This is a predicted structure of a 113-nucleotide RNA (SAM riboswitch aptamer (S box leader)) from Alkalibacillus almallahensis.

[in-house]
RNA sequence: CUCUUAUCAAGAGAGGUGGAGGGACAGGCCCUGCGAAACCCAGCAACCGUCAUGCAUGAGGCAUGAUAGGUGCUAAUUCCUUCAAAGCUAUAUUUUGCUUUGAAAGAUAAGAG
Numbered sequence: 001c002u003c004u005u006a007u008c009a010a011g012a013g014a015g016g017u018g019g020a021g022g023g024a025c026a027g028g029c030c031c032u033g034c035g036a037a038a039c040c041c042a043g044c045a046a047c048c049g050u051c052a053u054g055c056a057u058g059a060g061g062c063a064u065g066a067u068a069g070g071u072g073c074u075a076a077u078u079c080c081u082u083c084a085a086a087g088c089u090a091u092a093u094u095u096u097g098c099u100u101u102g103a104a105a106g107a108u109a110a111g112a113g
Stems, first nucleotide, its partner, number of pairs: 001113008013041001015040003021031003026081003042074003047070002049067007078105001082103007090095001
């Protein structure tokens, strides 16, 4: 980097260093010297791991709970946006707005190349 699977409306800092940027990309809209990024500390969380209990199997396993060891995360729904279908809505038509579902893009985890 590519592919597969799962999740993305919850949660988490009036701390220290640091000094101007940040929210993926583009547009919008925001955050930021009442201090950005980054690092440290603190915290959140059960994807992987570990442990316990129960169930099941020839074996692999499944469910529930505990645990921060490996990652991850700690403004705004993944801040909003794109495509398709269905429903509702306004309109004579073109078309408008909203909701739901699916997809795309992105993020994170686990696995494969």

It was read from a public genome assembly, where an Rfam model found it. The coordinates come from a structure-prediction model, not an experiment, and the mean pLDDT is 80. The organism belongs to Alkalibacillus, within Bacteria.